Bacterial large signal recognition particle RNA from an Acidimicrobiia bacterium, 269 nucleotides, folded computationally.
It matches the Rfam family "Bacterial large signal recognition particle RNA". The family is grouped with related families in Rfam's "SRP clan".
The source organism's lineage runs through Bacteria, Bacillati, Actinomycetota and Acidimicrobiia.
Its mean pLDDT, the model's own confidence on a scale to 100, is 78.
The sequence was found by an Rfam model in a public genome assembly.

[in-house]
RNA sequence: CCGUGCUACGCGGGACGCUAGGGGUGUCCUGUAGCCCGAAACCCUCUACAGGCGGGGCGGAAUGCCCGUCGAAGGGUGUUGAGAUGGCGAGGCUAUCGGUCGGCACGUGGUGUCGAGAGUCGGGUCCUACGCAGCGGAACCUUCGUGAACCGGGUCAGGUCCGGGAGGAAGCAGCCCUAAGCGGACGGUUCCGGGUGCCGUGGGGGUGCCGGGCUGGAGCCGGCGACCGGUCGGGGCCUCGGAUCCGCAUUCGACGGCGGGCUGCACGG
Numbered sequence: 001c002c003g004u005g006c007u008a009c010g011c012g013g014g015a016c017g018c019u020a021g022g023g024g025u026g027u028c029c030u031g032u033a034g035c036c037c038g039a040a041a042c043c044c045u046c047u048a049c050a051g052g053c054g055g056g057g058c059g060g061a062a063u064g065c066c067c068g069u070c071g072a073a074g075g076g077u078g079u080u081g082a083g084a085u086g087g088c089g090a091g092g093c094u095a096u097c098g099g100u101c102g103g104c105a106c107g108u109g110g111u112g113u114c115g116a117g118a119g120u121c122g123g124g125u126c127c128u129a130c131g132c133a134g135c136g137g138a139a140c141c142u143u144c145g146u147g148a149a150c151c152g153g154g155u156c157a158g159g160u161c162c163g164g165g166a167g168g169a170a171g172c173a174g175c176c177c178u179a180a181g182c183g184g185a186c187g188g189u190u191c192c193g194g195g196u197g198c199c200g201u202g203g204g205g206g207u208g209c210c211g212g213g214c215u216g217g218a219g220c221c222g223g224c225g226a227c228c229g230g231u232c233g234g235g236g237c238c239u240c241g242g243a244u245c246c247g248c249a250u251u252c253g254a255c256g257g258c259g260g261g262c263u264g265c266a267c268g269g
């Protein structure tokens, strides 16, 4: 140096998260020539020799491993920067806009010498008592109608009874009438009642409204606009806080460039 068989080792790495801690499953980044199956988040496995566990497979001492240095995706940390954003939160200000409420009486409008506001007198509207009227109800009176198989009246056909006869008696149906009762009515009297009344009289009440008389002699009202104030909402600006992004500092760092180091055992030739 070559061949064969082994062994160490390799078959991805990193950040965050989780954890007392190391790994894995999870999320993200990076990278590829970088195996397969099974379980794993109130989880799986381990304990500083912690960088997974169980089973199987492949490569195998080289296109393998380690160290240093430079670059670097991405992640973590930092109130770090007069940085950016706003569809975040809190507060403040307002020569801004709108709604609403109040004030004022400047403008406008209305009203007023055909007499305002104010004062005074007396009314109405309101309440109550009585009267009157009206309405409704009840009782009584008047009047009309109806009203009794027999036990109401009159007249009583027929029939019945008494009598020798003349004549007489009771009396059903029918007809007429009437009592109690029932019903109606022009009306009359009394009593009772009321969401009854352009009614009358008396009393009360009082300032809300509406008329009137008198005094007096110029204001009064507030619809709209202006102005002032309160309140609500919108807009604008400012401050503080927070979020996201970017930048900066620091830290970890896949991956890449450069430099250096290490690479085992057995047998045979």
Base pairs, nucleotide, nucleotide: 001269002268003267004266005265006264009059010058011057012030013029014028015027016026020047021046022045023044024043035056036055037054038053064262065261066260067259068258069257070256071255074252075251076250077249078248080247081246083245084244085243088241089240090239091238092237093236094235096234097233098232099231100230101229102228103227106225107224108223109221110220111219118215119214120213121212123210124209125208126204127203128202129201130200131199132197133196135193136192137191138190139189140188141187142185143184144183145182146181152177153176154175155174160169161168162167